[in-house]
RNA sequence: CGAGUGGACCGUGAGAUCGCUGGCCCUUCCAACACGAAACGGCUGGAGGAAAGUCCGAACUCCAUAGGGCAGGGUGCUGGGUAACACCCAGGUGUCGUGAGACAACGGAAAGUGCAACAGAAAACAAACCGCCUAUGUUUUUCCAUAACUAUUGGAAAAACAGGCAAGGGUGAAAAGGCAGUGUAAGAGACUACCGCGCAGGGUGGUGACAUCCUGCGGCUUGUAAACCCCACUCGGAGAAAGACCAAAUAGGGAGGCGACUGUUUCCUUUCAAGAGGGAGCAGGCAGGUUGCCCGCCUGAGGCUUCCGGGUAGGUCGCUUGAGGCAUCCAGUAAUGGAUGUCCCAGAUGAAUGAUCGCACAAGACAGAAUUCGGCUUAUAGGUUCACUCGUCCU
RNA sequence: GGGGAUGUAGCUCAGCUUGGGAGAGCGCCGCUUUCGCAAGGCGGAGGUCGCGGGUUCGAUUCCCGUCAUCUCCA
Numbered sequence: 001c002g003a004g005u006g007g008a009c010c011g012u013g014a015g016a017u018c019g020c021u022g023g024c025c026c027u028u029c030c031a032a033c034a035c036g037a038a039a040c041g042g043c044u045g046g047a048g049g050a051a052a053g054u055c056c057g058a059a060c061u062c063c064a065u066a067g068g069g070c071a072g073g074g075u076g077c078u079g080g081g082u083a084a085c086a087c088c089c090a091g092g093u094g095u096c097g098u099g100a101g102a103c104a105a106c107g108g109a110a111a112g113u114g115c116a117a118c119a120g121a122a123a124a125c126a127a128a129c130c131g132c133c134u135a136u137g138u139u140u141u142u143c144c145a146u147a148a149c150u151a152u153u154g155g156a157a158a159a160a161c162a163g164g165c166a167a168g169g170g171u172g173a174a175a176a177g178g179c180a181g182u183g184u185a186a187g188a189g190a191c192u193a194c195c196g197c198g199c200a201g202g203g204u205g206g207u208g209a210c211a212u213c214c215u216g217c218g219g220c221u222u223g224u225a226a227a228c229c230c231c232a233c234u235c236g237g238a239g240a241a242a243g244a245c246c247a248a249a250u251a252g253g254g255a256g257g258c259g260a261c262u263g264u265u266u267c268c269u270u271u272c273a274a275g276a277g278g279g280a281g282c283a284g285g286c287a288g289g290u291u292g293c294c295c296g297c298c299u300g301a302g303g304c305u306u307c308c309g310g311g312u313a314g315g316u317c318g319c320u321u322g323a324g325g326c327a328u329c330c331a332g333u334a335a336u337g338g339a340u341g342u343c344c345c346a347g348a349u350g351a352a353u354g355a356u357c358g359c360a361c362a363a364g365a366c367a368g369a370a371u372u373c374g375g376c377u378u379a380u381a382g383g384u385u386c387a388c389u390c391g392u393c394c395u
Numbered sequence: 396g397g398g399g400a401u402g403u404a405g406c407u408c409a410g411c412u413u414g415g416g417a418g419a420g421c422g423c424c425g426c427u428u429u430c431g432c433a434a435g436g437c438g439g440a441g442g443u444c445g446c447g448g449g450u451u452c453g454a455u456u457c458c459c460g461u462c463a464u465c466u467c468c469a
Base pairs, nucleotide, nucleotide: 001391002390003389004388005387006386007385008384009383010382012360013359015357016356017355018354020046021045022044023043024042025041027039028038030036048366052377053376055375056374057373058372059371060239061238062237063236067295068294069293070292072235073234074233075232076231077091078090079089080088081087092106093104094103095102096101107230108229112228113227114224115223116222129169130168131165132164133163136162137161138160139159140158141157142156143155144154145153177195178194180192181191182190196220197218198217199216200215201214202213203212204211205210243317244316245315246314253308254307255306256305257304258303261284262283263282264281265280266279267278268277269276270275286300287299288298289297290296324343325342326341327340328339329338330337331336361364396468397467398466399465400464401463402462405421406420407419408418415452423439424438425437426436427435445461446460447459448458449457
């Protein structure tokens, strides 16, 4: 100098005029004063790194029927961090990259089931198209021996069929370890050595994932679980339109008392007794609820009468001080935690944060709060900065 | 503010469950039939399977992200 890798940060600025909106204050009006409301004015606050997607995790609130089982969902290497997480940090293993580094839904395929199109001989208890073989069996031919010839018998060679083989070719995403030797008719883990793989046991290092070494066993077991499934851990539901309070019109809701399903036991009252009335318990039925199902559990009783509220419109709260920000120090490799100091930084409910004018620079992207946090993901013009890698040249 | 569903040919929809050929009806084009047209008959064309990644030998189908449309809740 060129090409890259990984972080951290900023993401128009300053001004004038006119507006919008939250808070506080002064004054004025209504009013005896206060409270309250309204208007003018003054001071002051007023979008983001993603406010977005609503994908995870929580806080908060309600549903108390939130218990058990089945079903269903989620997570899935190890250790740590955290309120919690599917997030973050550190590490292991694998893949990619010359490298700095990046990526990983990274438990189990030797528990079981399924699937592997086309091509190909064969696609998962393997198979035989070309090819290799003639040791073995059958047949044919030729030759040799026996013999005068044929036949028979024996031997040799060749061919065909049966048969053997899986080394080589070819197909495919994938063809059942590699290589050398022994062996054989030809071959083959058929056998042997070495390498690789798997399983079991043990040693060493590490908290652990794992790494490494030794011994023994197995001739060696494809891929797919983002297919069903198995294993381990884990999950109640709904969401600020949650919910709480005040409170018109219209319409009627709730509570108490009496009476209210069936059977049975016991107690009390009344009665000479039978009987009647009332209370409590147990069992059962019915209806409803438990937002997939079952068990279990919970609630309830039609009518008459008396009494009293609840909710809607509207308003107030929830509503912004919070697992909060910033600075310094300490602990830790780091994520993060602790201590001290300091700061208050939008809070609307038809819903504010805008418009115009010039100025600066080469340019101004993606985009706008609506209960609140921690993450992830996605969009994003341009710029600042730190650490590191590779290449070329010079000293 | 919060849920749910759907995107496949010009239009309306299958296929996705259980991954291997992209299909149906209408429409379009050509030929035929007719004096001419329609209907009928024969043949044909037409597809980023919304988009981008991943898993897999292989993705419309499975998974993740994203965009658009429709719909429900006071």
This is a predicted complex of two RNAs, RNase P RNA and transfer RNA, with 469 nucleotides together.
Model confidence (mean pLDDT): 75 of 100.
It holds a member of the Rfam family "Bacterial RNase P class A". Rfam classes the family as a ribozyme.